Glycine riboswitch aptamer from Cytobacillus eiseniae, 102 nucleotides, folded computationally. Its mean pLDDT, the model's own confidence on a scale to 100, is 77. The sequence was found by an Rfam model in a public genome assembly.
[in-house]
RNA sequence: AUGACUUUUGUGGGAGAGUGCAAAACAAUGAGCCACCGAAGGGGCAAGUUCCAAAAAUACCCUUGGAACCAAUCUCUCAGGUAGAAGAACCACAAAUAGGAC
Numbered sequence: 001a002u003g004a005c006u007u008u009u010g011u012g013g014g015a016g017a018g019u020g021c022a023a024a025a026c027a028a029u030g031a032g033c034c035a036c037c038g039a040a041g042g043g044g045c046a047a048g049u050u051c052c053a054a055a056a057a058u059a060c061c062c063u064u065g066g067a068a069c070c071a072a073u074c075u076c077u078c079a080g081g082u083a084g085a086a087g088a089a090c091c092a093c094a095a096a097u098a099g100g101a102c
Stems, first nucleotide, its partner, number of pairs: 005099002007096007018034001020033002035082003041078001042076003048069007
């Protein structure tokens, strides 16, 4: 349940960090050299839960060790990004379809 919440779309808001150096100059792309950011995505981890073993004991519990599961706006900086544009976690509003209870 006249649908919490999940997924998708549209609209609005939305931070951080060099418009770095070099190649004739600017921008983008590819490549080189450094310096940085964390809020696309991705990786890692706590308590806790479960299992196994040991000790103890003759059940369990407690204790010790190991393994699996396990969160983030934490952390890593792979990817992405460091004027503008685009993108952007997250929030609000409006819808659509498929699920369905915290």